[in-house]
């Protein structure tokens, strides 16, 4: 830098620490001493290894005369949360282009953010 997938759910009246914070830049609009970031524990999710169960199979194996049967492995669902990330105010806090709608939603595009390959 590039592929792909996902971004309206979801997560503590804890400790610690002291003014910033919402990933950058700039506007806006918030959050903050009824305590911000960081750090710690805690919690969410379920992306990608590990694992359980369920179905399926045109794919390999061994067996069987064969229909199949047993094992691997593949996909599809589901369950668990061990490992590796990730996130834990607001729609990715809103903002950019284009399209419909007609004045408020909705589609695609871009940007960005996370994950998995390259």
């Nucleotide at each position: 830098u590039c592929u792909c997938a996902u971004c309206a759910a979801g997560a503590g009246a804890g400790g610690u620490g002291g003014a910033g914070g919402g990933a950058a830049a700039c506007g806006g609009c918030c959050c903050g001493a009824c305590g911000a970031a960081g750090c710690c524990c805690g919690g969410c999710a379920a992306c990608c290894c590990a694992u359980c169960c369920g179905c399926g199979u045109u794919g390999c194996a061994u067996u069987g005369g064969a229909c199949g049967a047993u094992g691997c492995g593949c996909a599809c669902g589901g369950g668990a949360a061990g490992g590796g990330u990730g996130c834990c105010a607001a729609u990715u806090c809103c903002g950019g282009c284009g399209g419909a709608u007609u004045u408020u939603u909705c589609c695609g595009c871009g940007a960005g953010a996370u994950g998995a390959g390259g």
Notes
Predicted 3D model of a 118-nucleotide RNA (SAM riboswitch aptamer (S box leader)) from a soil metagenome. The model forms 97% of the base pairs in the Rfam consensus. It matches the Rfam family "SAM riboswitch aptamer (S box leader)". Its family is annotated with regulation of gene expression in the Gene Ontology. About the family: The SAM riboswitch is found upstream of a number of genes which code for proteins involved in methionine or cysteine biosynthesis in Gram-positive bacteria. RNAcentral holds the sequence, with entries from MGnify.